Background: Transfer RNA from a Minisyncoccota bacterium, 71 nucleotides, folded computationally. Rfam family: tRNA. The family's RNA type in Rfam is transfer RNA. Its mean pLDDT, the model's own confidence on a scale to 100, is 82. The source organism's lineage runs through Bacteria, Bacillati and Minisyncoccota. The sequence is in RNAcentral, with records from ENA and MGnify. The same sequence occurs in records of 3 taxa.
[in-house]
RNA sequence: GCGGGCGUGGUUUAAUGGUAGAACGAUUGCCUUCCAAGCAGUACGUCCGGGUUCGAUUCCCGGCGCCCGCA
Numbered sequence: 001g002c003g004g005g006c007g008u009g010g011u012u013u014a015a016u017g018g019u020a021g022a023a024c025g026a027u028u029g030c031c032u033u034c035c036a037a038g039c040a041g042u043a044c045g046u047c048c049g050g051g052u053u054c055g056a057u058u059c060c061c062g063g064c065g066c067c068c069g070c071a
Stems, first nucleotide, its partner, number of pairs: 001070007010024004018054001026042005047063005
């Protein structure tokens, strides 16, 4: 330099055009003599910019980052 794949809460991961869901973790309350466990709640999210569309995590273009291959 060329080609391919991936990018979603703190972490792991679903959703492939129509309200972004789960687990773990964090935190608040209940329970308990206390802790743990259990139960109920809360907060935290689509890498960035543009396009298409009534509507984009999803499709298209560009950029950035990571991984793989070729040279």